[in-house]
RNA sequence: GCUAUGGACGCGGGGUGCCGACAUGUCCCGGGAAGAGCGGACCGGCUGAGAAGACACCCGUGGACCUGAUCUAGGUAACGCUAGCGGAGGGACGUCCUUGAGCUUCAAC
Repeated sequence: GCUAUGGACGCGGGGUGCCGACAUGUCCCGGGAAGAGCGGACCGGCUGAGAAGACACCCGUGGACCUGAUCUAGGUAACGCUAGCGGAGGGACGUCCUUGAGCUUCAAC
């Protein structure tokens, strides 16, 4: 000096779906003779680290996540729920420190 290991700081990247089955859930808008259906909010349920109002969570190339995808198979109350696709195509980094490390170079003795 380089690499590796671990860490700190700063900066940056990313997602937020499904369903009222569980349990005729509650309310609002709308509609109408009364309703149904559709829409929204709340509450609750499912998977998950996270399903927004977060100073959270995950990730920064050993890569979160996105695309293909209104994809394929299985399963579910339902859903990117599981797997495939996938050795696919994209995708966000610098500084400093650490070590019973490794390699290499230089100097002194």
Overview:
TPP riboswitch aptamer (THI element) from Actinorugispora endophytica, 109 nucleotides, folded computationally. The coordinates come from a structure-prediction model, not an experiment, and the mean pLDDT is 77. The organism belongs to Actinorugispora, within Bacteria.